[in-house]
RNA sequence: CGGAUUGACUCUGGAGAGCGGCCGUCAGGCCCACCGACGGGGCAGGGACCGGUUUGUCCGGUUUCAAACUCUCAGGUUCAGGACAGAGGGGCGGCG
Numbered sequence: 001c002g003g004a005u006u007g008a009c010u011c012u013g014g015a016g017a018g019c020g021g022c023c024g025u026c027a028g029g030c031c032c033a034c035c036g037a038c039g040g041g042g043c044a045g046g047g048a049c050c051g052g053u054u055u056g057u058c059c060g061g062u063u064u065c066a067a068a069c070u071c072u073c074a075g076g077u078u079c080a081g082g083a084c085a086g087a088g089g090g091g092c093g094g095c096g
Stems, first nucleotide, its partner, number of pairs: 001094001006090001009088005018032001020031004033077003039073001040071003046064007
C1' cells in the first nucleotide's frame, strides 16, 4: 500500500411463554403454571473397531456422532437478553 475470508465490535430487524399468588420500603425472595431462538444435555444414518457367524450391504457390542429435532439443567414469561439474518467493520497475512 492492496485484496479475500472471517471472529470480536457497531447499527438494524428479531419469536415464544402469567397483567398469576404470597412476602417485602425497594432490590428482590418463595410457590404454582408455562416457553425455547443465549448456553448446556440427548438421539439417527454413516464411519471405525471387536466378537459371533448361516459368509448375507448378516447379527450383536463399543466408539465417533447432526439439527431450528428433542430435554427443559440453566435461562426466560416488563425492560434487558436473544438463535438467526442484513449492513458495516478491524486484526492477521502477503508483497514492495